[in-house]
RNAcentral holds the sequence, with entries from MGnify. The RNA shown here (c-di-AMP riboswitch aptamer (ydaO/yuaA leader)) has 152 nucleotides and comes from a soil metagenome. The model forms 92% of the base pairs in the Rfam consensus.
RNA sequence: CGCCUAAUCCCUGACCAUUGCUUACGUUGGGGAGCGGGGGACCCACCCGGGACGGCCUCGGCCGGCCCACCUGGGGCUAAUCGCCGCCGGAGCGCGGCGUAGCGCACUUUCUCGCGCGAGCCCGUCAGCUAACCCCGUCGGCAUGAGAAAGA
Numbered sequence: 001c002g003c004c005u006a007a008u009c010c011c012u013g014a015c016c017a018u019u020g021c022u023u024a025c026g027u028u029g030g031g032g033a034g035c036g037g038g039g040g041a042c043c044c045a046c047c048c049g050g051g052a053c054g055g056c057c058u059c060g061g062c063c064g065g066c067c068c069a070c071c072u073g074g075g076g077c078u079a080a081u082c083g084c085c086g087c088c089g090g091a092g093c094g095c096g097g098c099g100u101a102g103c104g105c106a107c108u109u110u111c112u113c114g115c116g117c118g119a120g121c122c123c124g125u126c127a128g129c130u131a132a133c134c135c136c137g138u139c140g141g142c143a144u145g146a147g148a149a150a151g152a
Stems, first nucleotide, its partner, number of pairs: 002142003008033008034138006044128001049068003053064004073126001074123004082099006102117004107151007
């Protein structure tokens, strides 16, 4: 000077700052803008198990207990989902391998070939969408393969 990422910019108090004053960069607290995320109506969407028995009934159904079946979670950020195989006596967890939804490759888009990622974390039994409204984040990690066309 740039890249991935929402993760940038501005204002301000204190410290830094030595006897006193001033003082950059930086650290830290606060505020704002921008960018990003979550919660949250109407409407819409989703949801409504089966059997026999008893009672009521407007004969459409409703109520009661009993039995059977099923389940023991669900959700969010992110490109980072899903599948198969192996190890483990088995399940779960974990480990390893091969793929895969999806993502990145330097002004932007499209095409071709090539390279790489495909992790991690959080809520805590709870959340569809969702106007008003409410809440939260603004970290961290890096060094740019090639060709063609169009645009800027």